RNA sequence: ACUUACUCGUUGGGGUGCCCCGGGCAAUCGGGGCUGAGAGGCGCAAGCUAACCCAUCGAACCUGAUCCGGUUGAUACCGGCGGAGGGAACGGGUAGCUCAAUUUC
Numbered sequence: 001a002c003u004u005a006c007u008c009g010u011u012g013g014g015g016u017g018c019c020c021c022g023g024g025c026a027a028u029c030g031g032g033g034c035u036g037a038g039a040g041g042c043g044c045a046a047g048c049u050a051a052c053c054c055a056u057c058g059a060a061c062c063u064g065a066u067c068c069g070g071u072u073g074a075u076a077c078c079g080g081c082g083g084a085g086g087g088a089a090c091g092g093g094u095a096g097c098u099c100a101a102u103u104u105c
Stems, first nucleotide, its partner, number of pairs: 001098001003096008011055004017034007040049003061086003067080004
């Protein structure tokens, strides 16, 4: 120096759903339950923010999609669509491998 693994920092990206009960003309509010890493807080709103996840080796997340099949109380989940189109990066540390240079014998 290259490269691999792990890791840290900074910066950035992202989502916040489903069901039941009650109140309300409604907007929505209160309570309970489900899944999940995450379903939070402030605000009239725009937006800000906590935690969490993810950052090109990128299925975090978005689009198609109010999609299709299975399944479920519903979401979730499994399969398809599909590695299809998008999607946020730089720096440091440790260890290993290889190469090069230098020094000593």
Molecule: TPP riboswitch aptamer (THI element)
Organism: Paenirhodobacter populi